[in-house]
Context: one part of a larger RNA
RNA sequence: UUGGGCGUAAAGGGCAUGUAGGCGGAUUAUUAAGCUUGGUGUGAAAGGCGGGGGCUCAACCCCCGGAUUGCAUUGAGAACUGGUAAACUAGAGUCAUGGAGGGGUAGCUGGAAUUCCUAGUGUAGGGGUGAAAUCUGUAGAUAUUAGGAAGAACACCGGUGGCGAAGGCGAGCUGCUAGCCAAUGACUGACGCUGAGGUGCGAAAGUGCGGGGAGCAAACAGGAUUAGAUACCCUGGUAGUCCGCACUAUAAACGAUGUACACUAGGUGUUGGGCCGAGCGGUUCAGUGCCGAAGCGAACGUGAUAAGUGUACCGCCUGGGGAGUAUGCCCGCAAGGGUGAAACUC
Numbered sequence: 001u002u003g004g005g006c007g008u009a010a011a012g013g014g015c016a017u018g019u020a021g022g023c024g025g026a027u028u029a030u031u032a033a034g035c036u037u038g039g040u041g042u043g044a045a046a047g048g049c050g051g052g053g054g055c056u057c058a059a060c061c062c063c064c065g066g067a068u069u070g071c072a073u074u075g076a077g078a079a080c081u082g083g084u085a086a087a088c089u090a091g092a093g094u095c096a097u098g099g100a101g102g103g104g105u106a107g108c109u110g111g112a113a114u115u116c117c118u119a120g121u122g123u124a125g126g127g128g129u130g131a132a133a134u135c136u137g138u139a140g141a142u143a144u145u146a147g148g149a150a151g152a153a154c155a156c157c158g159g160u161g162g163c164g165a166a167g168g169c170g171a172g173c174u175g176c177u178a179g180c181c182a183a184u185g186a187c188u189g190a191c192g193c194u195g196a197g198g199u200g201c202g203a204a205a206g207u208g209c210g211g212g213g214a215g216c217a218a219a220c221a222g223g224a225u226u227a228g229a230u231a232c233c234c235u236g237g238u239a240g241u242c243c244g245c246a247c248u249a250u251a252a253a254c255g256a257u258g259u260a261c262a263c264u265a266g267g268u269g270u271u272g273g274g275c276c277g278a279g280c281g282g283u284u285c286a287g288u289g290c291c292g293a294a295g296c297g298a299a300c301g302u303g304a305u306a307a308g309u310g311u312a313c314c315g316c317c318u319g320g321g322g323a324g325u326a327u328g329c330c331c332g333c334a335a336g337g338g339u340g341a342a343a344c345u346c
Base pairs, nucleotide, nucleotide: 004317005316006315007300008299012314014201015200016199017198021194022193023192025088027086028085029084030083031082033081034080035077036076037075038074039073040072041071042070049065050064051063052062053061054060091191092188093187094186095185096184097182098181099180103177104176105175106174107173108172109171110154114150115149116148117147118146119145120144121143125136126135162169163168206247207246208245209244210243211242215241216240220236221235222234223233258313259312260311261310262309263308266291267290268289269288270287271286272285273284274283275282276281295302296301319346320345321344328339329338330337331336
């Protein structure tokens, strides 16, 4: 390579968009590149293969056949693939009428809690733990009342409930903005699917500059524990956590399950629409759960939200360690990231 695979054994790219490429609905006509079928030329000889013959046999040698699965050229065919032309509406999309939503972004606003400040009441403790101590308090703490300031997060509702491609999104209001769903009608007429590179987005931590800093809290300090305790527990506490701009590009970025389409028993919840129904309920489309038939599976399990049956395209795997290391190259301010071996060893 062929083959076989990728939920958990090695293996789905973090997610999207999209270039090249690959693949692509249905009808008619045409073409003849692919395709099928003939002719001709060529495909050197020797060798190999089959048959026959010559050296006493064999090796060896000679003859004939076939093969040389190919290429070129010239005819024929037209189902399929491709090309061209025309027309189609079932895929895809546009418009109109409605609908749900923590989708995004900007601004404004709110209450609870926390800490701090000021003032009042009040007096000896408070805090913390397994127990303590560090800590705090007669310079009046803790508690409580009133007022003020600040920053961060939004209890209840809240839900295997919603939205988003993923990361993710949760107080309220307003503006701007994106996607989705259903029903009906009209329109475009294959405009589609996938997608190497490319481009964009991408939790937390981290980085640069400027702000902000209540609580929490790496580092750090002290108190304990302990044989020790660079920890677990306690008292403090700085980066950081928050905002703006710019980087970083990684996660158990997980459903450990790529995207799209089609088909394949049922039962039972739930979210948003439509239809029927007085109601109970039924049905249908789009989601989101549970249980399960067949099937699949090493088993666990999965089972219309497939890991079933098929198709198209992409990514990836090929024993463990060495190693996601070294090296080279690319990216980054750095931290580091991407790509990514071998010797050796079992």
This is a predicted structure of a 346-nucleotide part of an RNA (small-subunit ribosomal RNA, central domain) from an uncultured bacterium. Its mean pLDDT, the model's own confidence on a scale to 100, is 90. The full RNA is in RNAcentral, with records from ENA.